[in-house]
RNA sequence: AGAGUUUGAUCCUGGCUCAGAACGAACGCUAGCGGGAUGCCUCAAACAUGCAAGUCGCACGCGAAAGGGGGCAACUCCGAGUAGAGUGGCGCACGGGUGAGUAACACGUAGCUAACAUACCCUCACGCUGGGGAUAACUCCGGGAAACCGGAGCUAAUACCGAAUGUGCUGUCGAGGUCUGCGGACCUUACCGGCAAAGCCGAAAGGCGCGUGAGGAGCGGGCUGCGGUCCAUUAGCUUGUUGGUGGGGUAAUGGCCUACCAAGGCUGCGAUGGAUAGCUGGUCUGAGAGGAUGAUCAGCCACACUGGAACUGAAACACGGUCCAGACUCCCACGGGAGGCAGCAGUUGGGAAUAUUGGACAAUGGGGGAAACCCUGAUCCAGCAAUCCCGCGUGAGUGAUGAAGGCCUUAGGGUCGUAAAGCUCUUUCAGCAGGGAAGAAGGGUAACUUGACGGUACCUGCAGAAGAAGCACCGGCUAACUACGUGCCAGCAGCCGCGGUAAUACGUAGGGUGCAAGCGUUGUUCGGAAUCAUUGGGCGUAAAGCGCGUGUAGGCGGUGAUCUAAGUCUGAUGUGAAAGCCCGGGGCUUAACCCCGGAAGUGCAUUGGAUACUGGAUGGCUAGAGGACGAGAGAGGGAAGUGGAAUUCCUGGUGUAGGGGUGAAAUCCGUAGAUAUCAGGAGGAACAUCGGUGGCGAAGGCGGCCUUCUGGACAGAUACUGACACUCAGACGCGAAAGCGUGGGGAGCAAACAGGAUUAGAUACCCUGGUAGUCCACGCCCUAAACGAUGGGCACUAGUUAUCGGGAUUCCUAAUAGUCUCGGUGGCGUAGCUAACGCGUUAAGUAUCCCGCCUGGGGAGUACGGCCGCAAGGUUGAAACUCAAAGGAAUUGACGGGGGCCCGCACAAGCGGUGGAGCAUGUGGUUUAAUUCGAUGCUACGCGAAGAACCUUACCUGGACUUGACAUCCCGGGCUAACCUGUGAAAGCAGGCGUUCCCUUCGGGGACCCGGUGACAGGUGCUGCAUGGCUGUCGUCAGCUCGUAGAGUUUGAUCCUGGCUCGUGUUGUGAGAUGUUGGGUUAAGUCCCGCAACGAGCGCAACCCGUGUCACUAGUUACCAUCAUUGAGUUGGGCACUCUAGUGAGACCGCUUGGCUAUAAGCCAGAGGAAGGUGCGGAUGACGUCAAGUCCUCAUGGCCUUUAUGUCCAUGGCUACACACGUGCUACAAUGGGGGGCACAAAACGCUGCAAGCUCGCAAGAGCAAGCCAAUCGUAAAAAACCUCCCUCAGUUCAGAUUGGAGUCUGCAAUUCGACUCCAUGAAGCUGGAAUCGCUAGUAAUCGCGGAUCAGAAUGCCGCGGUGAAUACGUUCCCGGGCCUUGUACACACCGCCCGUCACACCAUGGGAGUUGCUUGUACCGGAAAACGCUCAGCUAACCGUAAGGAGGCAGGCGUUUAUGGUAUGGGUAAUGACUGGGGUGAAGUCGUAACAAGGUAACC
Repeated sequence: AGAGUUUGAUCCUGGCUCAGAACGAACGCUAGCGGGAUGCCUCAAACAUGCAAGUCGCACGCGAAAGGGGGCAACUCCGAGUAGAGUGGCGCACGGGUGAGUAACACGUAGCUAACAUACCCUCACGCUGGGGAUAACUCCGGGAAACCGGAGCUAAUACCGAAUGUGCUGUCGAGGUCUGCGGACCUUACCGGCAAAGCCGAAAGGCGCGUGAGGAGCGGGCUGCGGUCCAUUAGCUUGUUGGUGGGGUAAUGGCCUACCAAGGCUGCGAUGGAUAGCUGGUCUGAGAGGAUGAUCAGCCACACUGGAACUGAAACACGGUCCAGACUCCCACGGGAGGCAGCAGUUGGGAAUAUUGGACAAUGGGGGAAACCCUGAUCCAGCAAUCCCGCGUGAGUGAUGAAGGCCUUAGGGUCGUAAAGCUCUUUCAGCAGGGAAGAAGGGUAACUUGACGGUACCUGCAGAAGAAGCACCGGCUAACUACGUGCCAGCAGCCGCGGUAAUACGUAGGGUGCAAGCGUUGUUCGGAAUCAUUGGGCGUAAAGCGCGUGUAGGCGGUGAUCUAAGUCUGAUGUGAAAGCCCGGGGCUUAACCCCGGAAGUGCAUUGGAUACUGGAUGGCUAGAGGACGAGAGAGGGAAGUGGAAUUCCUGGUGUAGGGGUGAAAUCCGUAGAUAUCAGGAGGAACAUCGGUGGCGAAGGCGGCCUUCUGGACAGAUACUGACACUCAGACGCGAAAGCGUGGGGAGCAAACAGGAUUAGAUACCCUGGUAGUCCACGCCCUAAACGAUGGGCACUAGUUAUCGGGAUUCCUAAUAGUCUCGGUGGCGUAGCUAACGCGUUAAGUAUCCCGCCUGGGGAGUACGGCCGCAAGGUUGAAACUCAAAGGAAUUGACGGGGGCCCGCACAAGCGGUGGAGCAUGUGGUUUAAUUCGAUGCUACGCGAAGAACCUUACCUGGACUUGACAUCCCGGGCUAACCUGUGAAAGCAGGCGUUCCCUUCGGGGACCCGGUGACAGGUGCUGCAUGGCUGUCGUCAGCUCGUAGAGUUUGAUCCUGGCUCGUGUUGUGAGAUGUUGGGUUAAGUCCCGCAACGAGCGCAACCCGUGUCACUAGUUACCAUCAUUGAGUUGGGCACUCUAGUGAGACCGCUUGGCUAUAAGCCAGAGGAAGGUGCGGAUGACGUCAAGUCCUCAUGGCCUUUAUGUCCAUGGCUACACACGUGCUACAAUGGGGGGCACAAAACGCUGCAAGCUCGCAAGAGCAAGCCAAUCGUAAAAAACCUCCCUCAGUUCAGAUUGGAGUCUGCAAUUCGACUCCAUGAAGCUGGAAUCGCUAGUAAUCGCGGAUCAGAAUGCCGCGGUGAAUACGUUCCCGGGCCUUGUACACACCGCCCGUCACACCAUGGGAGUUGCUUGUACCGGAAAACGCUCAGCUAACCGUAAGGAGGCAGGCGUUUAUGGUAUGGGUAAUGACUGGGGUGAAGUCGUAACAAGGUAACC
C1' cells in the first nucleotide's frame, strides 16, 4: 500500500467481497511446562446452607455453670466479678456488589458559595460548680405454638433533667472603622436578653475523656457557563406554570412549600413527546481527523425484592436498620409470625457461555479499645479454565547402500530425504532426592514470640533422548500440486465460482505452504471505505437543480478614516486526579508484569499585550443598487369591439347515378335526387400567406385587425440617493394538458361506445359514425421528458461568423454599406475542463457567496401516519425481504420488416428442364430374426459405395474355438506343406498317406508347423463434445454519369473502389484507431496521386498445366506437296505440310494516333495482330466461421469387453413395401418413328487383356484364330447430320413398363438377387397444379464415344469430341454477398434479447370484524404508614407552684399531603386474526409479443 467481481473488450460511476488489528468471547480438532492477568456480557430471575460489623468492664448495675478444693452436712472457697445478657459510648452512611432507573447540573470540565454544614483528627483560648427524678438488666406474676409481649417491685451510670458560672457564642436596636460586585460582608464597641459540661484509670505525676468558642486539614451540600445519543412520520408545550410580596421550611439559596398579586415562561440555535443509554479517566481501531466502545483498574452517580415513608444521627430517607402497602417463599397449634446473596462461596433457572460452599488475618487497610486484643469473604493467597499476553521445551552434531516403505512416473527415474537407522554428545522442562528463603514492620517479657502462601520460589545432585505436535490451507484474490475415487450426484463456497467421465475447486492419499501449544470457524468493532468526503466527494447524459417567481428569518456583503478589542494572534499563571499511552531509568535469569522519574494531555479558566483581517460604534465616499428625463422595439398581460377565407348545416336553382373510403374492401350517404355546381342564410371554432435556430415573458406560455387599461426589458444623456446589495429554510403567488363543480355554448375534431375491415385471435393499428371533452364565465385541481434533463448572483479568461433592438461615426442625393459600441438570440472554435460524449465570454473554464438535492439495484415514489383536495389524487415518505450487480460514455463486431451504393444466371429477358407417367437410384417411414453403420437446411438424400448373388459384411439365425484368424517373448516336440478317407451344411473333428527350405564350427541355430504356460493379442465396441490428419461451407467472393437551375459561360450534387494481419512510428486515459481512410482507377488492398505514417507478411497478380499463332529441333509407328509405285502412304523416297513433343517467340495499354482524366494511374476509340485489354479454360482456396463431417480409411487419449462386444463357418439380410421426398433415365411423338444408303471425331484403354478375320446362330453369343505389351495391332460401328422410301395425328409403325416362353454369358453358385438376346405381351403416358432448377458462347440444348471400379453387373460418376442457338431493356423487386453510414437494451451475437396476466410452491409484508398484553394521559373514588398542623374530655417522674393547678410530654381524635389499589375514558406500542391486497424468489408450465432495429402503429413523460 491494495485486490477480486458488471463487459466480447474498454474507461468511468457504483455497490458487494477479501487481505489487517482487536475481544470479558463461544464452538470444532488438538494439547508438555511455567510466569502475569482475566473469568454471568443472558433473568436488577429465584435462592437451601455457612460466613461477610462489631467492639469497649479504664462509662454502669447485675452476674452464672461445668469442674476443683474444704466440710459429716447445711454450707463455703476457688472457678470469677469470668462466661453471659442488659444500660451506656463509638462504629454500623466506610469497605464490598450491581448498572435496573436516569438524556438529568447525572457525568466531564472551568468557576461561584458575601447562601452553607462538618463526628472522629490537629492547633489555640477558656471551662468542667452544685443538685434531682427515673429506668433496663434482675425478682415475682401473667399471656402466646412461636415471634415476642404485659403487669408489679428493686437498682447504677460518661443515660436523663433543672439550677449556677459565661472565656466566649448568639438575638434586637445604636455608634465607629475597613472592604465592596453598592445587594452587602467583616472588625471594634455600649445597654438588654438567651446558651455549657462527666467522669474514668492511677499511690502520685499524669493520662484518657467532657463543655463553649476560634482556626486548620480532610470530607460533604448548593448554584452557574460550556460539552457529549437518535426520531420532525413528535410542532407546539406550561397553571406552581414565569415573576413579585408576606410567611413557612432547611445547615443553606430558591415555587422548595404556602397565601395573595401580576400574566407570564419555553420553542425551528428543536421546546414538548417518544426510543435508547449509567457518565468519565480510558479501551480497541485509524497515518491522522475520526469511528466504535465504557469488562477488569480508578473517579463520580444511581440502586439494594417492588412502591411509599420517615426515625436516629455530624452525615441516611440507610444493601446485611425501622414502619406501611404489594408480589413471592417459609414456619404455624390457623390465632399469628419470619424473610430479602445486585457481599464471598454455592444452588436452581436462563443461556453459545463464565470458576471453590478453599486458607489466613502473616502483610496492606478499616472498626472498636488506654492497651493487650477482638472483628474484617475488604484484602493477601491458594484452587479451576490454553480465556488472553509473555517465556521455555519437545533435542544437538554427524550420517548416502540416497535403505525399507509410501506416493508419483515419460518405467529411465523422481520425491518424502540427512529425513530415518547407525555413531558421537547435551539434559532446559517434567520426574526423583537433598538443602531452602525474602516478604517481619510490630507486639511483649524475667525468659520471648509472630508467614496463610509453603517445604513454594530458588540452589545442588541423579538417570536417560529418555515423557512432550498439532491445526488450517494449497482455482484466482493468497504462500503452497499431483494421483485415485465420484460424475450437476455426493458435496464445496468469503467474493468470483467449482462438480454433467481425464476436477490442482468435492472425498481420500502422497507431497507442499502457513502458524505453532495451539490452529481454524463463528460473532462483534474499527480499518481498508475519499462508500456521509472538516481534513476529503458529487448533481448536462451514471444517484442527484425545487416547474417558476416574490420574499421573511438566517447566511454572506463595495470603498477611505477614527475608536473598540468580541472573534483572531502571542506571552504568563492556575487547572487538566491516580493509573494507562509515550520517553528515560530500575526490579523479577529474559519477557509479559511491576516500580521510579519525565513528557504529553491538542482542553477550560484568569490575566498582560498586538490590531492586519472579520465583527461592533461613529461620521464620510460613489465604482454595486435604485429612482428622475425624453426616445424607439416587441405574438408580454387584461378587457371590449370587429374582419375575411375554410369546414358543417339549412333554403332554393341546375343536374343524374353514383358518391365516399382503402393496401384492397366494406359499413356509410344517394332516384324520397346524393356527390358536383350556383345563389342566399345560420352557427361555432381557429386565424393561411407575412413567419424567420425572428420577437416578448420568471416559468407555464403568447400569433387576424382596431380601441382601451397595464407589467417588464433595452439604449442615450445629465444631475440625484448613498451599500439601500446578493441568496433564501419556512411562507405567499403563478403554474401546459388532462380532470372536477355550476351555468352557457357546441361548426370541426374526438377518449368511451357502435359498426365495417384486417387477423389464428384483434377488446388495436385502417375505415364509417359518434358522446364526454375541446370553446366561454366563475371556482377547484397543482402535476409533465414543467428539458438546456444544466438553481441564482458577481468577477475574470483567444477569436470568428450570422441575426434582432438601440446609439455613435465615415461616405453618400438617397436606399444602403463600412467601422465602433451597449443589450439579446444562434453556429464554429483556443486555452482549460470532462469517464467519454461534449462544454467552451449565453461555460460543463478559473474563483467566490447563498439555497436545493444525491449516497448500489429491486421492493417503491409503494405502505402506514400527517397535511391538502368535492373526487381523481397530490405532498411528505419508510421497512421486511431479495440480488451481485443495476448503470453512464465510448470501442469492435453482429443484426435491422434503417438509409445509400454495388455485385452475382439473384431477378428480369430467353432456352431447356423438374414437379404429372413408367422405370432406375438414394432417403425418410413402416416392416423384419436382421433389414449393419454413418451423412440430415443451403453445405444429407445416383452421398461414404470407382460398382452388396457367396466373398465384401460390419447385421440376423444357427454350428464351432478360447493365448485365439494376426504380433512378440518363454518351454517341449519336430512328425509338419500338399493329397486321401469318414462324419458334417461348412467350419471343424477323427484317421491315413507323406516327409520341406536356409545357415552351420555338425553341437546346433533360424524359417515354418504342432502342443503347452502366462504376459498379452483382438474389438467396424463408446466418445468427432478429449484429439491428429483429411474434407465440406461461406468463397476466387467483385465495377462505373447523372440531375437541377440557367439564354449562355458555368455551377452543383452524387456514386463506386474487396479480404486477414504484423513491425516501427503517431494518436486516444483505454478498448482501439491510423496504416487499410480520402481523390481517381482496376477483375483485384491492381496501380497512381494525396495523406502521420513508413515498410512488411499471408492472400491478388505472375510463376504451373491445357488450348489458340508462329519459329526452331526431331521425323517413327504419324504425314504425303513434288517424283515413282500400290487395291490401299502399300512400298521407295521426302521432312515441305498435318501431326507428335521438346525448346522458344508472341500481348505489354507496347503505339504513328484521337478523345476523357489531374500532365498520373487508367478508361474509351483506332491501327497492327492468330489472339486486345487477367485472350479462353484449369490447377491454385488467405485470417477465420459452423464444438460442421469423419474414432467405419488411417492414427490416437480415456472408458468398456476378454470361453466374448474377439475368431471361424453355413444360410439369410443390407435388394422387404400401404406410403412420402430428392436425384436421374425413357417418353408422350412428324424439327418425329421405322427401313435402306452414305460421311466426318476426340480422348481413352488392352496380357487373368484387346481381339481383326473366317464359320455357326435371327440375336445375345459360340468355335477356330492372325496381330498387338501397342502414334505400328485391336476395342472401333462414332451418332446426330446428309440422301432416299414408308408412316399422316391415332394411345398410333409413338412410348416402351409389365408379364409369358426360349436362350446367351460371367461365375463354385444367378431361387431370394445379375446383365444381355430372341419371340410374344404392349401398362401408364397426348407436355404435366402450387411450386421450383440449370444455363450468358463453342455456353444451353442435342448427338454419340471412352474410362475407373469390375469375374459378371450403370439411366450413376469421371472424361471426350460432333452439331450448335436464343436473350440480357435494366437493377424496382426476391435470394446471397461486399463497402460506407445509422440505430441497438444483441455479444451463445435476431434461431438474439425481453414484458405482463394466469397456474403451482415458498418467503417477508400492508389492510382486516376483532382479541390479548405493555405503557401513558385525564377525571373521579378510596386512602396504609409517616410527617406536619389542629385538638386533646384520657394518662402523665424531673421544672414552676402556699399543692388547686400550670408548663411540657404521651396516647387518642380530626385535617392536609400521599404509595399500592379501584372506576370511567383517551393516546401510544407489541403480538395475534377468518379473509384479503400487492411484492419477492423459484426447473424446461400456459397465453400472447408490449419494449430493444423505423422492433414491424417511433418511443417515452